[in-house]
């Protein structure tokens, strides 16, 4: 210097004129006015209502370890694993660098593993290899029977530890070394995990983004939440159910043997039961209302679609310092930065910037996209530009 | 603004939960039947399962992201 990868940031600038929204002002007029994603609505919260927000089950989600945070599926640091590159080893493997991911449990249980293949998790003998018997053959060898064998071939995504040496009739953890695995205690580390040692020839394939198990978290709905004011109407129709129980006190009426005796009818309180609503799935438990016609629920119909609050000072933004590897936290100082409500943030012109076209004058274009209760993230879209870092290649010294 | 559902042949739908060959009806094509057409009978073709990525040996199906379409939700009494 070029290419490529990763990260951070900017994402047109200034002025004039005419408008729009908010706000200040008596007025003239002044001041402010989209984003990094305002988006998808995928997570997490704030806020508000549901009486309090209880227990269990179901459901949903998360899932190595530690930390950050209001919280999170986010972020930071670490670990193990996989891919790629380089070095090294006879080989398996090991070491270093880089990079990636939803990374608990497959020796709790159940289930699935199509086709192919002899055999798919209880292992298995198709070809091949080997020992023996019988038969054929002069022989080499062949056929057949009974066995041994998982080293080789073949099938498959996957074939029951791997590599090397020995061993054997042929083979095989059959034996040994190394690697892997299992168990035991020891050391390092907050932990995940790692290291070395001893013992064991090795048992236990994969799938949990299959059911499931374990641990943890989550009550529900969403600003059309919710609060207040005003206006209007048929304050309407239909449907949905349960003790006219019992006890105590008591009012009235009747009967009366005149005894606060009996019967009827109401009121209040309690007990127990039933229905229904709520605790937006179920049960328990709690709680409101009701027990003969109202509240409540469902549905049909009717009316109004006006105003105020919630509504922007907030886990807020900027600079500096301190603590921490970092995410982040703390402290000092400064700042106020859209709040409309079917919805303002625009248009035109001039100068400049960037890119393309043109010999030139000049012309054309300027990404993705636009607030809607508010924050923290993730994901997706994005012309062009700036800075930083890694890797590779070339040139010069 | 908030919530829910769907996307499979030209059209309307199954299959998805519990992964292994993608099916039904109408439509289309060919032949037979008919004087000809329709009806009928026999046979046949046609799908990148909305797109991209992941899990898995294997994805229409399970998981994530995106795209498109549809539905519901105001207050009063």
């Nucleotide at each position: 210097c070029a290419g490529u990868c990763g990260g951070a940031c900017c994402g047109g600038a200034c002025g004039a004129u005419c408008g729009c929204u908010g706000u200040c002002g008596c007025a003239a007029g002044g001041c402010a006015g989209a984003g990094g994603a305002a988006a998808g609505u995928c997570c997490g919260a704030a806020c508000u209502c549901c009486a309090g927000a209880g227990a269990g089950c179901a459901g949903u989600g998360u899932g190595c370890c530690g930390g950050a945070u209001a919280a999170c599926g986010u972020c930071c640091g670490g670990g193990a694993c996989g891919g790629c590159c380089a070095g090294u080893u006879c080989a398996a493997g090991c070491u270093g660098g880089u990079u990636g991911g939803a990374c608990g449990g497959a020796a709790a249980g159940u289930g699935c593993c199509a086709c192919a293949g002899a055999a798919a998790a209880c292992a298995u003998a198709c070809c091949g290899c080997c020992c023996g018997g019988a038969c054929c053959g002069c022989a080499a060898g062949g056929u057949u029977c009974a066995g041994g064998u998982a080293a080789g071939g073949g099938u498959g995504a996957a074939a029951a530890g791997g590599u090397g040496c020995g061993g054997c009739a042929a083979g095989a953890g059959c034996g040994c070394a190394c690697c892997g695995c299992c168990g035991c205690g020891c050391g390092a580390g907050u932990a995940a995990u790692c290291g070395a040692g001893c013992g064991g020839g090795c048992a236990g394939g994969g799938c949990a983004a299959a059911c499931c198990c374990c641990a943890c978290a989550c009550g529900u709905a969403g600003c059309a939440a919710g609060a207040c004011c005003a206006a209007a109407u048929a304050g309407g129709g239909a449907g949905g159910a349960a003790g006219u129980u019992u006890c105590g006190c008591u009012g009235c009426c009747g009967c009366u043997u005149c005894g606060u005796g009996c019967g009827g009818u109401g009121g209040c309180g309690g007990a127990u039961g039933c229905g229904u609503g709520c605790c937006g799935g179920c049960u328990c438990g709690g709680u409101g209302c009701g027990c003969c016609a109202a509240a409540c629920c469902u549905u049909c119909g009717g009316g109004u679609a006006g105003g105020u609050c919630g509504c922007u000072u907030g886990a807020g933004c900027c600079c500096c310092g301190c603590a921490g590897u970092a995410a982040u936290g703390c402290g000092c100082g400064g700042c106020c930065c859209a709040g409309a409500g079917g919805a303002a943030u625009g248009a035109u012109c001039g100068u400049c910037c960037u890119g393309c076209c043109g010999c030139a004058a000049g012309g054309c274009a300027g990404a993705c996209a636009g607030a809607a209760u508010u924050c923290g993230g993730c994901u997706u879209a994005c012309a062009g530009g700036u800075c930083c870092g890694g890797c590779u290649g070339c040139c010069a010294a | 603004c908030g919530g829910g559902g769907c996307g499979u042949a030209g059209c309307g739908c199954a299959g998805c939960c519990u992964g292994g060959u993608a099916g039904c009806g109408c439509a289309c094509c060919u032949g037979c039947c008919u004087u000809g057409g329709g009806c009928g009978c026999a046979g046949g073709g046609g799908g990148u399962c909305c797109g991209c990525g992941g899990u898995u040996c294997a994805a229409a199906u399970c998981c994530g992201c995106g795209c498109g379409c549809c539905c519901c939700g105001a207050c009063c009494a």

This is a predicted complex of two RNAs, RNase P RNA and transfer RNA, with 474 nucleotides together.
Its mean pLDDT, the model's own confidence on a scale to 100, is 80.